[in-house]
RNA sequence: GGGACGGUAGCUUAGCCUGGGAAAGCACACGACUGAAGAUCGUGUUACCGGGGGUUCAAAUCCCCCUCGUCCCA
Numbered sequence: 001g002g003g004a005c006g007g008u009a010g011c012u013u014a015g016c017c018u019g020g021g022a023a024a025g026c027a028c029a030c031g032a033c034u035g036a037a038g039a040u041c042g043u044g045u046u047a048c049c050g051g052g053g054g055u056u057c058a059a060a061u062c063c064c065c066c067u068c069g070u071c072c073c074a
Base pairs, nucleotide, nucleotide: 001073002072003071004070005069006068007067010026011025012024013023020057028044029043030042031041032040050066051065052064053063054062
C1' cells in the first nucleotide's frame, strides 16, 4: 500500500441483509429469603449505536469520507 471483518449499557453480544418500539446475559442498586453471607427470586438504573456528512417523513440499519482494533496479502 491492497483486502476482509469488527467498534451498540461497566463487560460479552443480538439487532443491520428487509429503515419506523434500542434488547439479552453478566455486573450494579434496592427488597424478599438467611443468625449472617452466598445461591435463588422480585423490582429498578445505565448506551440517542466509533466521528462527520448525505439520502429519507423517518437512519444503529442505506450511501460517502475519516478514525480505531483484529486478521490476510504484498
The RNA shown here (transfer RNA) has 74 nucleotides and comes from a Candidatus Woesearchaeota archaeon.
Model confidence (mean pLDDT): 83 of 100.
Rfam family: tRNA. Rfam classes the family as a transfer RNA.